Transfer RNA from Trueperella sp., 72 nucleotides, folded computationally. Rfam family: tRNA. It is annotated as a transfer RNA. Model confidence (mean pLDDT): 83 of 100. RNAcentral holds the sequence, with entries from ENA.
RNA sequence: GCCUCCUUAGCUCAGUGGUAGAGCACUUGUCUUGUAAACAAGCGGUCGUCGGUUCAAAUCCGACAGGGGGCU
Numbered sequence: 001g002c003c004u005c006c007u008u009a010g011c012u013c014a015g016u017g018g019u020a021g022a023g024c025a026c027u028u029g030u031c032u033u034g035u036a037a038a039c040a041a042g043c044g045g046u047c048g049u050c051g052g053u054u055c056a057a058a059u060c061c062g063a064c065a066g067g068g069g070g071c072u
Base pairs, nucleotide, nucleotide: 001071002070003069004068005067006066007065010024011023012022013021018055026042027041028040029039030038048064049063050062051061052060
């Protein structure tokens, strides 16, 4: 330098055009003599940034940034 993949909640990840989700973590409650476990509820997101397409974009297209892999 070129090719390819990834970027969504504190963490690990789903979601491939029409209301952003799960597990874990955290908080509160129930239960217990107490702790853990279990159960219930809650909190937490300008979906990496900018622009484009579209009635509508996390999703499609481009550029950029960061990261992983490959080639030279």
The source organism's lineage runs through Bacteria, Bacillati, Actinomycetes, Actinomycetales and Trueperella.